Context: one part of a larger RNA
RNA sequence: UGAUGUUGAAGGAACUCGGCAAAAUGCUUCUGUAACUUCGGGAUAAAGAAGACCUUUAUUUGGGCAACCAAUUGAAGGUGGCACAAGCCAGGGAGAAGCGACUGUUUAUCAAAAACACAGGGCUCUGCUAACACGUAAGUGGAUGUAUAGGGUCUGACGCCUGCCCGGUGCUGGAAGGUUAAUGCGAUGGGUGCAAGCUCAUUUCUGAAGCCCCAGUAAACGGCGGCCGUAACUAUAACGGUCCUAAGGUAGCGAAAUUCCUUGUCGGGUAAGUUCCGACCUGCAUGAAUGGCGUAACGAUUUCUCCGCUGUCUCCAACAUCAACUCA
Numbered sequence: 001u002g003a004u005g006u007u008g009a010a011g012g013a014a015c016u017c018g019g020c021a022a023a024a025u026g027c028u029u030c031u032g033u034a035a036c037u038u039c040g041g042g043a044u045a046a047a048g049a050a051g052a053c054c055u056u057u058a059u060u061u062g063g064g065c066a067a068c069c070a071a072u073u074g075a076a077g078g079u080g081g082c083a084c085a086a087g088c089c090a091g092g093g094a095g096a097a098g099c100g101a102c103u104g105u106u107u108a109u110c111a112a113a114a115a116c117a118c119a120g121g122g123c124u125c126u127g128c129u130a131a132c133a134c135g136u137a138a139g140u141g142g143a144u145g146u147a148u149a150g151g152g153u154c155u156g157a158c159g160c161c162u163g164c165c166c167g168g169u170g171c172u173g174g175a176a177g178g179u180u181a182a183u184g185c186g187a188u189g190g191g192u193g194c195a196a197g198c199u200c201a202u203u204u205c206u207g208a209a210g211c212c213c214c215a216g217u218a219a220a221c222g223g224c225g226g227c228c229g230u231a232a233c234u235a236u237a238a239c240g241g242u243c244c245u246a247a248g249g250u251a252g253c254g255a256a257a258u259u260c261c262u263u264g265u266c267g268g269g270u271a272a273g274u275u276c277c278g279a280c281c282u283g284c285a286u287g288a289a290u291g292g293c294g295u296a297a298c299g300a301u302u303u304c305u306c307c308g309c310u311g312u313c314u315c316c317a318a319c320a321u322c323a324a325c326u327c328a
Base pairs, nucleotide, nucleotide: 001323002322003321004320005319006318007317008316010314011313014312019309027051028050029049030048031047036041038157052079053078054077055076056075057074058073060071061070062069063068080084092307093306094305095304096303097302098301099299100298104116105115120155121154122153123152124151125150126149132141133140134139158294159293160292161291163224164223165222168221169220170217171216172215173214174213177212178211179210184205186203187202188201189200190199191198192197225243226242227241228240229239252286253283264280265279266278267277268276
């Protein structure tokens, strides 16, 4: 000096990105227990009290014929200690918000999460030699299943809901029409051959799916405007005009895990708050199963605050053990 421990005056988070680490809490019995809530929870909520040993007495249970033995639960009185769940073991708590409903799963070896999954919801395909998948095939899975089944895909408990657009892309449907290959029946011309024929070129017609075309479809991929004016202070604009569009963002939520300007403005909390909470709406660039908004319970999740607690700190010190170091 380092490592691992123990202790510490006064203060008690002033440390720090952040209470990281440590400290504190911890058991049993009794009392008592809020908001909220899906009425199950929340809850060991929180907050308190008691606990050792001795004497007396009562109680209950089991064993035993009984004497009695083993345990249980009270009541009263007393004794000792700084300390009685005397050691080990053994929840810190509360409030508010984000995300995800939950238990679960994951980057073996830097990420455990808000990611994945999930029950529930929707769309879609599939009538059985099913769809779909593997395989050149035979065949196999699906399934010794049969639409209350199976596959694909999106969403993700529950509650309230899920608006408008089918112009583009996709999918589905459409005995018309257009376009369209090989083919097929012909026509015309050339080459060659004595000829039959063979062969080449041009061309009318014929001719499927597809595409064009016509519809439907958004819990399919996706999309969801601009400018100008207007009310008897000012400001604002319920109102009007105009251009464009397939349609111009509804309900909600909103400086948000989304807000650039931005530490927006106001309020709260602090002596002081770029974070936090509640509002406002000027949404650079929110928005409805790419789900929207809420939500009890849950979380080694993220953020803010408070109580308790402490060597995290003011500010370091001592001790124990081990190493390093010096000497032998």
Description
Large-subunit ribosomal RNA, domain IV from an uncultured Pelagibacteraceae bacterium, 328 nucleotides, folded computationally. The prediction has a mean pLDDT of 88. It was read from a public genome assembly.